The RNA shown here (Bacterial RNase P class A) has 365 nucleotides and comes from a Gemmatimonadota bacterium. Taxonomically the source falls in Gemmatimonadota (Bacteria, Pseudomonadati). The prediction has a mean pLDDT of 76. It was read from a public genome assembly, where an Rfam model found it.
């Protein structure tokens, strides 16, 4: 001193003043009241507010019950309201590391697929090549081989050795792989002893098996109140609606004073809730490798309805260019980008800026 990992944190800069938006309180002033006006206090977009990917809370569908289909998930133990998420392990890949990534259950339940090339693509097979015979080189012909070469993504164990006409687990040592036993772990799993020459690959990010989860729609849910109009017509009509697909079951409602279905026709689009106190935010301790959890303790931090936060000066600070460099002067305030019930995620899009910690070169000491 240069090059990586990994974690956190700020987030359109601070401070004052004007003026001008939305809400929230109290107080006055008009007003019968609905509501309007004046000061004042206090308060108002984001890490992602975006994707609508998963998960809920929270509302209706009746009182949500059994089953199929169907669709998500998939190593193991934790965390959470819950998740496909996060924590930590493990096993594999990748990287010198520090790290990173995983669609991480089963291929001996059973199907389907490995094209072409290649002799041969699952219990498959000789093209070259190596040995042997005929036989003395070659060719040819019969036997034998699968170690070398070739082909292919992938070739029916790997390395060394022995052995043999050449070779081949044929046989020995190791690794590998089945299998038994034991050790360590809460498990995934790891180790060690033995023992067996042991081979029928590979694909489930192809159907499929196994194991777990999941009732539907959604704030345009879903309630109140006012107000208006046609409490309208007119077929059908005994059953008929209702629980996303289908069965079981189950409910309501009705059977000529008729429920419902369809057709054509009419009003209504106005206000209020619902709309933010919440699995809440912040800080201490306590216990936890950690995600988190417990306990004290403080706080209230948007609620719009075509939809609120904008402009202006003044200093100070960054930053950029110039310049006569203890000065001056100009000029930006940067990307990605605006709640629309909320909440926990992942995912993407993103200019600058700090702060902590680990890696590997490199030079001094």
């Nucleotide at each position: 001193c240069g090059g990586g990992g990994g974690g956190g944190g700020c987030g359109c800069g601070a401070u004052g003043g004007u003026c001008g938006c939305g809400g929230c309180g109290a107080g006055u002033c008009g007003g019968c009241a609905a509501c309007g006006g004046c000061g004042c206090g206090c308060u108002g977009a984001g890490g992602a507010a975006a994707g609508u990917c998963c998960g809920a809370g929270c509302u209706c569908c009746a009182c949500a019950g059994g089953g199929c289909a169907g669709a998500c998930u998939g190593c193991c133990a934790g965390g959470u309201a819950a998740c496909g998420c996060c924590u930590g392990g493990g096993c594999g890949c990748c990287g010198c590391a520090a790290g990173g990534c995983g669609a991480c259950g089963g291929a001996c339940a059973g199907g389907g697929c490995c094209a072409c090339a290649g002799a041969g693509a699952a219990c498959a097979g000789a093209c070259c090549g190596c040995c042997c015979u005929g036989u003395a080189u070659c060719c040819c012909a019969g036997g034998g081989u699968a170690a070398g070469g070739g082909u292919g993504a992938a070739a029916c164990g790997g390395u060394g050795g022995g052995g043999u006409a050449a070779g081949a687990g044929c046989c020995c040592a190791c690794c590998g792989c089945g299998c038994g036993u034991u050790c360590g772990g809460u498990a995934a799993c790891g180790g060690a002893c033995g023992u067996g020459g042991c081979a029928c690959g590979g694909u489930a990010u192809c159907c499929c098996c196994c194991a777990g989860u999941c009732g539907g729609a959604g704030c345009a849910a879903g309630g109140c109140c006012a107000a208006a109009u046609a409490g309208g017509c007119a077929g059908c009509g005994a059953g008929a609606c209702c629980c996303g697909g289908c069965c079981c079951g189950g409910g309501u409602c009705g059977u000529u004073c008729g429920a419902g279905c369809u057709g054509c026709g009419g009003g209504u689009a106005g206000g209020c809730c619902g709309c933010g106190c919440g699995a809440g935010g912040u800080g201490g301790c306590u216990g936890g490798c950690g995600a988190c959890a417990g306990u004290c303790a403080u706080c209230c931090c948007a609620g719009a309805g075509a939809g609120a936060u904008g402009a202006c000066c003044a200093u100070c600070u960054a930053c950029c260019c110039g310049u006569g460099u203890u000065g001056c002067g100009g000029g930006u305030a940067a990307a990605c980008a605006g709640a629309a019930c909320u909440c926990g995620g992942c995912u993407u899009a993103u200019g600058g800026c700090c702060c902590c910690u680990c890696c590997c070169g490199u030079u001094c000491u």